[in-house]
RNA sequence: GGAUUUGAUCCUGGUCCAGGAUGAACGCUGGCGGCGUGGAUAAGGCAUGCAAGUCGAACGAAUCCCUUCGGGGAUAAGUGGCAGACGGGUUAGUAACGCGUGGGUAACAUACCGUUAAGACAGGGAAAACUCAGAGAAAUUUGAGCUAAUCCCUGAUAGUCUCUUUUAUUUAAAGUAAUAGAGUAAAGGUUUCGCAAGAAGCUGCUUAACGAGUGACCCGCGUCUUAUCAGCUAGUUGGUAAGGUAAUGGCUUACCAAGGCUAUGACGAGUAGGCGGAGUGAGAGCUUGUUCGCCAACAAUGGCACUGAAACACGGGCCAUACUCCUACGGGAGGCAGCAGUCGAGAAUAUUGGUCAAUGGGGGAAACCCUGAACCAGCGACGCCGCGUGCAGGAAAAAGGCCUUCGGGUCGUAAACUGCUUUUAUAGGGGAAGAACCUUCGGGUGACGGUACCCUAUGAAUAAGGGGAUGCAAAUUUCGUGCCAGCAGCCGCGGUAAAACGAAAUCCCCAAGCGUUAUCCGGAUUUAUUGGGCGUAAAGGGUCUGUAGGCGGAUUAGUAAGUCUGAUGUUAAAGCUUUUGGGCUCAACCUAAGAGAAGCAUCAGAGACUAUUAAUCUAGAGGGCGCUAGAGGUUGACGGAACACUCGGUGUAGGGGUGGAAUCCGUUGAUAUCGAGUGGAACACCAAAAGCGAAGGCAGUCAACUGGGGUGUCCCUGACGCUGAUAGACGAAAGCAUGGGUAGCAAAAAGGAUUAGAUACCCUUGUAGUCCAUGCUGUAAACGAUGAAUACUAGCUAUUUGUAGUGUCGACCCUACGAGUGGCGAAGCUAACGCGUUAAGUAUUCCGCCUGGGAAGUACGGUCGCAAGACUAAAACUCAAAGGAAUAGACGGGGGUCCACACAAGCGGUGGAUCAUGUGGCUUAAUUCGAUGAUAAACGGGAAACCUUACCAAGACUUGACAGACUAGUGACAGUUUUCUGAAAAGAAAACCUUUCCACAAGAACACUAGUCCAGGUGUUGCAUGGUUGUCGUCAGCAGGUGUCGUGAGAUGCUCCCUUAAAUGGGGAAACCUGCGCAACCCUUAUUCUAUGUUUCAAGUGUCAUAGAAGACUGCCGUAGAUAAUACGGAGGAAGGUGAGGAUGACGCCAAAUCAGCAUGACCCUUUGAUGUCUUGGGCUGCACACAUGAUACAAUGGUUAGGACAAUGGGUUGCCAAGAAGUAAUUCGGAGCUAAUCCCAUCAAACCUAAUCUUAGUUCGGAUUGAGGUCUGCAACUCGACCUCAUGAAGCUGGAAUCGCUAGUAAUCGCCGAUCAUCACGUGGCGAUGAAUAUGUCCCUGGACCUUGUACUCACCGCCCGUCAAGCCAAGCGAGCUGGGAACAGCCAAAGUCUGCAUUUAUGUGGCCUAAGCUGGGUUCAGUAAGAAGGGCUAAGUCGUAACAAGGCACGGGUAGCGGAAGCUGUCCGUG
Repeated sequence: GGAUUUGAUCCUGGUCCAGGAUGAACGCUGGCGGCGUGGAUAAGGCAUGCAAGUCGAACGAAUCCCUUCGGGGAUAAGUGGCAGACGGGUUAGUAACGCGUGGGUAACAUACCGUUAAGACAGGGAAAACUCAGAGAAAUUUGAGCUAAUCCCUGAUAGUCUCUUUUAUUUAAAGUAAUAGAGUAAAGGUUUCGCAAGAAGCUGCUUAACGAGUGACCCGCGUCUUAUCAGCUAGUUGGUAAGGUAAUGGCUUACCAAGGCUAUGACGAGUAGGCGGAGUGAGAGCUUGUUCGCCAACAAUGGCACUGAAACACGGGCCAUACUCCUACGGGAGGCAGCAGUCGAGAAUAUUGGUCAAUGGGGGAAACCCUGAACCAGCGACGCCGCGUGCAGGAAAAAGGCCUUCGGGUCGUAAACUGCUUUUAUAGGGGAAGAACCUUCGGGUGACGGUACCCUAUGAAUAAGGGGAUGCAAAUUUCGUGCCAGCAGCCGCGGUAAAACGAAAUCCCCAAGCGUUAUCCGGAUUUAUUGGGCGUAAAGGGUCUGUAGGCGGAUUAGUAAGUCUGAUGUUAAAGCUUUUGGGCUCAACCUAAGAGAAGCAUCAGAGACUAUUAAUCUAGAGGGCGCUAGAGGUUGACGGAACACUCGGUGUAGGGGUGGAAUCCGUUGAUAUCGAGUGGAACACCAAAAGCGAAGGCAGUCAACUGGGGUGUCCCUGACGCUGAUAGACGAAAGCAUGGGUAGCAAAAAGGAUUAGAUACCCUUGUAGUCCAUGCUGUAAACGAUGAAUACUAGCUAUUUGUAGUGUCGACCCUACGAGUGGCGAAGCUAACGCGUUAAGUAUUCCGCCUGGGAAGUACGGUCGCAAGACUAAAACUCAAAGGAAUAGACGGGGGUCCACACAAGCGGUGGAUCAUGUGGCUUAAUUCGAUGAUAAACGGGAAACCUUACCAAGACUUGACAGACUAGUGACAGUUUUCUGAAAAGAAAACCUUUCCACAAGAACACUAGUCCAGGUGUUGCAUGGUUGUCGUCAGCAGGUGUCGUGAGAUGCUCCCUUAAAUGGGGAAACCUGCGCAACCCUUAUUCUAUGUUUCAAGUGUCAUAGAAGACUGCCGUAGAUAAUACGGAGGAAGGUGAGGAUGACGCCAAAUCAGCAUGACCCUUUGAUGUCUUGGGCUGCACACAUGAUACAAUGGUUAGGACAAUGGGUUGCCAAGAAGUAAUUCGGAGCUAAUCCCAUCAAACCUAAUCUUAGUUCGGAUUGAGGUCUGCAACUCGACCUCAUGAAGCUGGAAUCGCUAGUAAUCGCCGAUCAUCACGUGGCGAUGAAUAUGUCCCUGGACCUUGUACUCACCGCCCGUCAAGCCAAGCGAGCUGGGAACAGCCAAAGUCUGCAUUUAUGUGGCCUAAGCUGGGUUCAGUAAGAAGGGCUAAGUCGUAACAAGGCACGGGUAGCGGAAGCUGUCCGUG
């Protein structure tokens, strides 16, 4: 910096990513070289080899060789010297003077080395080796005897050495100087000269002093986590004396005293070697301690000493323990955390290599010897660095792959091909430096290594992979798959068009590597010193007092601890940064000379600030005096109203209670009312945003005692102050204990209701409790969700209270200065909301608290409590969020305003019957498909007998029933007719015919056959789509530009007032405009006029038809209103406020409907059993049932019979069909007229009117069903048509819950016409006839609009969401117990060994103290495991309810108590979130 909480936004806050690093490991891959690096786990066990020896110039003896016989050389056991305490390994232990840093030793040591001084005289002795004799398997060992020395001892000498004494000086002591006394040394070897004596040299030895380096001890400071470790300590702290040590010291012992450490974290527990440094980071920091270097510690585990200059000793010793090995069973041997190597465990870490050539170490006079230190080589891409895998040309671009819009694009100059080069590789030749050394002076010495390097030859020859491609984050397409397989760091992909899975192609990144995993730092300002916060997001302690601590007013002077400046020392080397260089061809790497921070110590200086000392002051703080307000506290007394009970009177049937009831009380007299008495609790009005108190809290009146505050005066003290861990005190309600009290209320409990249930809400009772006293508890939403104190920074206004002033008779009012309590607001702050002199502003001081959500304020432990419980307070595990404020919607059993056949007022229906039609279901070979709340169901379908038809059965066809194109052939194989087979399709045969244009070859058209492209699909997906449609809704809304406001989402405009059918109009307003909608424009209709006149009519005419025009606009008047918009009333008018009706449907919602109307992407079926096509028959009509829409009725407002009236819209040549005739009728015969204002349907109707009859019945209602006979259409009426006649005559007597339509020419009733159509209408689209009732309202139901409010909803209440129960999985706690480890304690026993006593042949023996190990014991602590019981978390669709979110349907929440399957309910006090 980014991703991720949301519909979107800002904030808070966590999670994740991009970077760097590693002693790494794993996966895939792998050409070379250089430099580094490599057992991190089991401080587990180890076979084998090597890793420490050397000196003959210390010594004797032995063997061998040479000899000039004098001796010389070699070997190596032994004595002796030096070394073996270094070098090398590891990190177990250790939280410590262990390490780091700076000091100290007047409290010390020092082999080898250097310097200086002095010295080395005289004697003596033993024991290895060796010889002899034994023991034993071995390891080893015993006895006797001989011997040398640089082995050991004695004596002498010596001093600046050691000890003791004394004196002086000094600083208290140790120091220094002087005096006296005592004591301690020695070793030789070798070379040269020399006959020798001896001399000289070298080397070694002794004493003393100094130096250098090394070591030992002490001290200041620094050095992890934990307080769920708070008290620890008996050698403990100090003293005296002694012992011990190189040396101080409780280091050890005896005695004496009772100290010592600790909140600045003792003691305990856990973890850990420390540092130089390393990684990361801008830095501060955080993490880390591999290689290299310094220090420490360890050497199988534990203890111990010896030797020595140095060890309590890795490759020395003794003992114990465990383990391993040998054994003759008697006894012995061993220690790879040296170098290699092996087993084991593990994700994991190398060769049983070469050389002492160099560097270094030990020994030696030296040569030289030894050296798994070291230098080299080997193995490992483990890391860093470098090189290569070729370079140039080469197509408007091969083949092939992939994609494609089929044109092409891309891999791609890439390849092929041509030319060039040779790093590397292979082969051949040459060939180092690293050498400083040794020497017989001639010369000799290189492990690496025939390596690096150089030259030549050959030939592009020997050499590329890994990861990724949705976003973060560079890089995309196709196919496969179909919530499967799988991916995934986070958000998240996958349910048939996946840029996220798998594959391919292409692309991106890095490259001999690339990814993954693990860990660390960073990003993370996400522990915040630099550099965060706490009103509501996590977070202010319930309040006060006050201890430690932190901080602190003014002036003067001193000091110099902090602070600042300078200097010196140190901060090892390496590393890091940097300057100038150098060496490997460069680099990595190596290397030379400088410079560099912080820290610590010392010295010198400064004196502002802090500190400190001394002195002073009054502004902070406190006190005195006067006045003053108050439900401040404690105790006592008194009062009235209400209530309950008791007694008495009056009085009678109810009362009480609720939404409505019931339980309950009452004829044994209630309720009501009057009187009297008793009792307990609480104090109406005043009363208020008021007052007081630290908070909790405090209210009748009076009295007593008592705390704090304010104000005035300016008298006193003189910084006495602020805050405050631990601590102490107070602390609502509930609760607990004891004793009282108990009127009302009231957890629990009981009953009655409500309810699906009701452990609740409502009602009737009712116990603890509520009250008092004394104790305990110690918590609350103990809230202003806002710690305390001080200072500063605009105001306005209200109120309480004090003082002063003015004024007044007095009060009120006014002014000024304070102290409180509220409201609104500048600046500023804040994520916003908001805060704003009572700060959440600006600053300072101190305290408390927070660091994602859940688990959890829980477990365990501790403290307190009688208990309930309180305080303190985690982790595993789990999620990617949880959260705050604000925004737009949606929703509410929230509010306000308004509208609609929404309700109300009416009329008529549906729901009951029969039938018709559609749907579901059932059935079926098939009952084709779609439509499913409103917004499906007489819907697609404005006509299913065949066809339609998509379904089923059977029979057939396969370039096809249909389209285009190509190739080849034929020219009638086509067509027409007839016959046969067949159910038909189809097939076979026969006859007729022998196409058109044309230049008569060809060719073209057409037809058929064969073949190739292809056709075809009512197959799937309406959740891939276009188009069309329904719905909210003909509701008044929806959106944009510019401007403004806001961090932003957004807001404004469009809100408000009036008005309208209307976002219709007017006014105002940070808005001004605009678009789609509204309205208007369009059509029909009502009135009039004009023109025309086919038809109509006897004519004229114009009722009529056609065309055009006028008319209505709140235009006029009145009232109301903001004078406006407009509303109401009126006039005129055919019509009045949109005149009536229609067409017209904004942005959008429902993944609404339709792939079967049509079109269309993708997928699927298609050569013989097709999902295509044809045909026949069947089905779509099937019937226990349910629903929807209708028709007809149930009758007298009626039926039947007879007679009589009045319409409009339409349709007609494959048609409408007149007159006339036949038939009871359907209909038939007939044929006039009509391509229609002419003829026909069509007498143009029916309800209606008149007359008669029926007389309340299952009827002269009703017509279903059934029988018989007919008519019509049509190839064909069986499944399965319509109609007519006769006969039959079912249900049904007005319809439960519920529900639908309609506001005027409307409902209702009545018929007529059309589309579809061969035939078929109770449906549907139109048309007219007759023709009402009611409403001028908005309480409610439904739906809608606007504003506002709440919200935990946004898939938007059909939302969200809580808890028990049931199932599975997971982790942790408890747990009767069981097992193991750690650190201690007590007792017993006690090896080796130091010290010590005794004895003694001096070599030992025997005791003592202490101790490792071992045994016993009870505790403690940490783990593992466990029956069981309980809670928690997680898991698409389990059970029960519905607690919360809206007034969530009883407002919610906090504390507490009781109760209940569960959420929860109830009581009591508190909060508003």